[in-house]
RNA sequence: CGGGGUGUGGCCCAGCGGAAGGGCGCCACGUUCGGGACGUGGAGGUCGGUGGUUCGAAUCCACUCACCCCGACCA
Repeated sequence: CGGGGUGUGGCCCAGCGGAAGGGCGCCACGUUCGGGACGUGGAGGUCGGUGGUUCGAAUCCACUCACCCCGACCA
């Protein structure tokens, strides 16, 4: 320098145009003598960033940032 991949709550992932969900974790309550386990409820995300397409974008397009892989270049 060229090509490809991945970025979504604290962590791990789903969602592939109609607008964000699951597991774990966290908080409260129930249960228990208490804890764990179990059950119920709840909080928490401008979907890496900017711009564009569209009535509508996490999803499509362009640029860009971070990380990973391959290749090239390098006395």